[in-house]
RNA sequence: GCUUGUUCUCAGGGCGGGGCGAAAUUCCCCACCGGCGGUAAGCAGGUUCAUCCUGUAAGCCCGCGAGCGGCCCCGUUGUUUGGGGUGUCAGCAGAUCUGGUGUGAUUCCAGAGCCGACGGUCAUAGUCCGGAUGGAAGAGAACGUGC
Numbered sequence: 001g002c003u004u005g006u007u008c009u010c011a012g013g014g015c016g017g018g019g020c021g022a023a024a025u026u027c028c029c030c031a032c033c034g035g036c037g038g039u040a041a042g043c044a045g046g047u048u049c050a051u052c053c054u055g056u057a058a059g060c061c062c063g064c065g066a067g068c069g070g071c072c073c074c075g076u077u078g079u080u081u082g083g084g085g086u087g088u089c090a091g092c093a094g095a096u097c098u099g100g101u102g103u104g105a106u107u108c109c110a111g112a113g114c115c116g117a118c119g120g121u122c123a124u125a126g127u128c129c130g131g132a133u134g135g136a137a138g139a140g141a142a143c144g145u146g147c
Stems, first nucleotide, its partner, number of pairs: 001147002004144007016030004031127002033116002035064004042056005059114002067092002069089001070086006096112005118130003
């Protein structure tokens, strides 16, 4: 350094102003927010003859996660409801274009757009409350295994 095991830690942000109204952080106008891994010409640092290395960099490019739903099992019940399992169930699960530079960019620069589970609610929710003091993509640390 690589590999692999155990344990531990960490792992999501955002309604401020105005309007209508009996009532809205839910509607309308303006505002605000962006999980994890990958990619990447930007940025920062280092380095070489060339170049290359390290860190960082996408909500809407690729993939993943939680949630809802489906399926299976057990219980309850008398048709409702509780628990467990399952992603070899992707069904819901979202959304980007134009111009510029360039060999090369849906990633840079400029502009204009768009998106956001489920349940609740005096009124329709990305931002409030709830499941959730939960779970998890993954990140890191310690101690070991093998090479």
Background: This is a predicted structure of a 147-nucleotide RNA (FMN riboswitch aptamer (RFN element)) from Parasedimentitalea denitrificans. The prediction has a mean pLDDT of 77. The source organism's lineage runs through Bacteria, Pseudomonadati, Pseudomonadota, Alphaproteobacteria and Parasedimentitalea. It was read from a public genome assembly, where an Rfam model found it.